[in-house]
């Protein structure tokens, strides 16, 4: 880098260094930003992937938990973008599914 599977419409914040971006990426839209972006560092916090305890089992499951190992703490993965259905006389729109892409996480390679 990269394959498989699980999940993404809940939830969680302060100070500090810094100083003009930023929300992946390309296009639109719309947000967020000197009342401080990114990014770095503490220190909480949320979640419950690994993980611990118990029942029950031998496929996988139920409740409880939060030392540890990751993750994540603005807006649904901010929203569309494809491809089917449906509403609509078409067109546009909208809605609903599914896919692509992305992200994390666990095991492989």
């Nucleotide at each position: 880098u990269u394959g498989u599977u699980a999940u993404c419409a809940a939830g969680a914040a302060a100070g500090g260094u810094a100083g003009a971006g930023g929300g992946a990426a390309u296009a639109g839209a719309c947000c967020c930003a000197a009342u401080g972006a990114a990014a770095c560092c503490u220190u909480g916090g949320c979640a419950a992937c690994c993980c611990u305890u118990u029942a029950a089992c031998u496929u996988g499951u139920a409740a409880a938990g939060a030392a540890g190992g990751u993750g994540c703490u603005a807006a649904a993965u901010u929203c569309u973008a494809c491809u089917a259905a449906u509403u609509c006389a078409u067109a546009a729109a909208a809605u609903u599914a599914g896919g692509a892409a992305g992200a994390u996480a666990a095991c492989g390679a």
The RNA shown here (SAM riboswitch aptamer (S box leader)) has 109 nucleotides and comes from Seonamhaeicola algicola. The model forms 97% of the base pairs in the Rfam consensus. Model confidence (mean pLDDT): 83 of 100.